[in-house]
RNA sequence: CAGGCGGGACGAUCUGCCGCGCCUGCUUAGUGCAGGUGAGGAAAGUCCGGACAGGGAAGGGCGCCCUGCUGCGGAAAGCGCAGAUGGGAGUAAUCUUAUGCCAGCCGUAACAGAGAAUGUCUGCCGCCGGGCAAGUCCUGGCGGUGAGGGUGAAAAUGUGAGGCAAGAGCUCACGGCGCAUCGGCAGCGAUGCCGUGCGGGUACGGCACCAGGGCCUGCAAAACCAAAUAUACUGACAGAUGAGGGCUGCCCGCCCGAUGUCAGGGGGUAGGUUGCGUAGAUAAAUGGCAGAUUCAAAAACAGAAACCGGCUUACGGCCCCGCCUUUUUA
Numbered sequence: 001c002a003g004g005c006g007g008g009a010c011g012a013u014c015u016g017c018c019g020c021g022c023c024u025g026c027u028u029a030g031u032g033c034a035g036g037u038g039a040g041g042a043a044a045g046u047c048c049g050g051a052c053a054g055g056g057a058a059g060g061g062c063g064c065c066c067u068g069c070u071g072c073g074g075a076a077a078g079c080g081c082a083g084a085u086g087g088g089a090g091u092a093a094u095c096u097u098a099u100g101c102c103a104g105c106c107g108u109a110a111c112a113g114a115g116a117a118u119g120u121c122u123g124c125c126g127c128c129g130g131g132c133a134a135g136u137c138c139u140g141g142c143g144g145u146g147a148g149g150g151u152g153a154a155a156a157u158g159u160g161a162g163g164c165a166a167g168a169g170c171u172c173a174c175g176g177c178g179c180a181u182c183g184g185c186a187g188c189g190a191u192g193c194c195g196u197g198c199g200g201g202u203a204c205g206g207c208a209c210c211a212g213g214g215c216c217u218g219c220a221a222a223a224c225c226a227a228a229u230a231u232a233c234u235g236a237c238a239g240a241u242g243a244g245g246g247c248u249g250c251c252c253g254c255c256c257g258a259u260g261u262c263a264g265g266g267g268g269u270a271g272g273u274u275g276c277g278u279a280g281a282u283a284a285a286u287g288g289c290a291g292a293u294u295c296a297a298a299a300a301c302a303g304a305a306a307c308c309g310g311c312u313u314a315c316g317g318c319c320c321c322g323c324c325u326u327u328u329u330a
Base pairs, nucleotide, nucleotide: 002325003324004323005322006321007320008319010317012293013292014291015290016289017288018287020038021037022036023035024034025033026032040301044312045311047310048309049308050307052218053217054216055215064214065213066212067211068210069083070082071081072080073079084099085098086097087096088095089094100209104207105206106205107204108203109202121149122148123145124144125143126142127141128140129139130138131137132135157175158174159173160172161171162170177199178198179197180196182195183194184193185192186191222274223273224272225271231266233264234263235262236261237260238259244256245255246254247253
């Protein structure tokens, strides 16, 4: 003493002064005093799972949705750790992505190119013709050929030999790739290595299929207590021989005309308690100033709202551990 990769810890502490919420005690009924206690690694997003609570007789079927390699952990999870195979990025450390099945059905494969999976532009070959200056010539039609040229990200296995009219996995050898209810070895397993056998219509996506899971709503859930006013219902009394109401405070009078009064009483509302916690809820406190300290400016993201486990996202700075470096010491 540079750059980078992975993992982890921290997210100030102390003193003084002022201030706030809650609890306890003492004062007292005005409150005041004392003591204790009072945000985060993400309290956030509200994405996943749970617990708890209510709804739903809570069962069965169809449908819909989610997940999808292996092992272990876990209550579970679109969770964690370790690992497997393929693809991608990087010199590397390392990061990232995919993964049931793919037998069936459907779609796509831009541009270029004849053709992107029943394809002939050129070339090569065969057959039948035509032309002349008669040739290893030019030219027309039909057919074969998916090997060569050319195009492309990709043209459907590479090299060699055989084969053929010319060609072609058409056949063979060796390789490469894929598959196997095959054998051996290693592994719990995904799988790997070796051998054997078989195969050549690819890639991506959707549907279908397979396996597992999923009722709905959420603490403003929900339970309990419960006023005023109105009132279901019940009882007693009064009432068309006029209860009661209006003009009107009272009497008379006039008008309207079937309920009225009292008691009991259920449900709902305000409110309270529980849910609810060694912060806690109530529109809601957890703060401010000054000084000191670490090399240094305490600066970043951010403020619990019922609880627990995860995931994701935001984040200044410092420290610790392990590792890598093309082209150079680290």
This is a predicted structure of a 330-nucleotide RNA (Bacterial RNase P class A) from Candidatus Cryptobacteroides sp. RNAcentral holds the sequence, with entries from ENA. A source record names the gene rnpB. The source organism's lineage runs through Bacteria, Pseudomonadati, Bacteroidia, Bacteroidales and Candidatus Cryptobacteroides. Its Rfam family is "Bacterial RNase P class A". Rfam classes the family as a ribozyme. Its family is annotated with ribonuclease P activity, tRNA processing and dimeric ribonuclease P complex in the Gene Ontology.